Predicted 3D model of a 71-nucleotide RNA (transfer RNA) from an uncultured bacterium. Rfam family: tRNA. Gene Ontology term of the family: triplet codon-amino acid adaptor activity. About the family: Transfer RNA (tRNA) molecules are approximately 80 nucleotides in length. Its mean pLDDT, the model's own confidence on a scale to 100, is 82.
[in-house]
RNA sequence: GCAGCCAUGGUUUAGUGGUAGAACGGCUCCUUGCCAAGGAGUAGAUGAGAGUUCGAUUCUCUCUGGUUGCA
Repeated sequence: GCAGCCAUGGUUUAGUGGUAGAACGGCUCCUUGCCAAGGAGUAGAUGAGAGUUCGAUUCUCUCUGGUUGCA
RNA backbone atom coordinates (compact mmCIF):
# COMPACT_ATOMS: atom_id res chain seq x y z
C1' G A 1 0.00 0.00 0.00
C1' C A 2 -4.25 -3.63 -1.22
C1' A A 3 -8.13 -6.99 0.41
C1' G A 4 -11.37 -9.35 4.12
C1' C A 5 -13.75 -9.31 8.97
C1' C A 6 -15.41 -6.81 13.53
C1' A A 7 -17.58 -2.28 16.35
C1' U A 8 -24.72 -3.16 20.47
C1' G A 9 -25.29 -1.13 28.64
C1' G A 10 -19.54 -1.45 33.00
C1' U A 11 -18.01 -6.66 30.75
C1' U A 12 -19.29 -10.99 27.45
C1' U A 13 -22.76 -11.26 23.69
C1' A A 14 -28.04 -12.20 20.73
C1' G A 15 -30.75 -9.62 17.20
C1' U A 16 -30.81 -10.46 8.26
C1' G A 17 -36.09 -3.45 7.61
C1' G A 18 -41.26 -2.56 12.14
C1' U A 19 -40.42 0.87 19.18
C1' A A 20 -33.09 -3.75 21.20
C1' G A 21 -33.03 -9.11 24.54
C1' A A 22 -29.90 -12.26 27.81
C1' A A 23 -25.90 -13.49 31.33
C1' C A 24 -22.56 -11.46 34.81
C1' G A 25 -21.85 -6.77 37.26
C1' G A 26 -24.25 -1.88 39.68
C1' C A 27 -28.37 0.24 42.79
C1' U A 28 -33.00 -0.38 45.94
C1' C A 29 -36.14 -3.53 48.81
C1' C A 30 -37.45 -8.42 51.24
C1' U A 31 -35.44 -12.52 53.87
C1' U A 32 -31.21 -13.04 58.27
C1' G A 33 -29.13 -11.35 65.01
C1' C A 34 -24.73 -10.28 61.08
C1' C A 35 -22.32 -11.92 56.50
C1' A A 36 -22.98 -15.10 52.47
C1' A A 37 -26.68 -17.50 49.62
C1' G A 38 -31.73 -16.74 47.86
C1' G A 39 -36.14 -13.73 46.16
C1' A A 40 -38.47 -9.13 44.00
C1' G A 41 -37.69 -4.64 41.47
C1' U A 42 -34.82 -0.75 38.97
C1' A A 43 -31.08 2.20 35.97
C1' G A 44 -27.90 1.58 32.02
C1' A A 45 -26.24 0.33 25.03
C1' U A 46 -26.70 0.19 18.60
C1' G A 47 -18.44 3.80 17.15
C1' A A 48 -19.13 8.98 14.04
C1' G A 49 -21.30 11.28 9.63
C1' A A 50 -24.27 10.95 5.19
C1' G A 51 -27.68 8.23 1.80
C1' U A 52 -32.01 4.76 0.56
C1' U A 53 -36.83 3.87 2.92
C1' C A 54 -43.25 5.41 5.57
C1' G A 55 -39.71 3.16 8.95
C1' A A 56 -32.45 1.41 9.55
C1' U A 57 -28.80 -2.06 14.89
C1' U A 58 -30.03 -4.39 10.06
C1' C A 59 -29.09 -2.12 3.30
C1' U A 60 -25.29 1.52 0.67
C1' C A 61 -21.07 5.14 1.03
C1' U A 62 -17.26 7.80 3.82
C1' C A 63 -14.42 8.31 8.29
C1' U A 64 -12.37 6.36 13.04
C1' G A 65 -10.56 2.23 15.93
C1' G A 66 -9.37 -3.04 16.25
C1' U A 67 -8.01 -7.61 13.84
C1' U A 68 -6.43 -11.17 9.87
C1' G A 69 -4.16 -12.09 5.17
C1' C A 70 -1.16 -10.49 0.89
C1' A A 71 2.75 -7.34 -0.79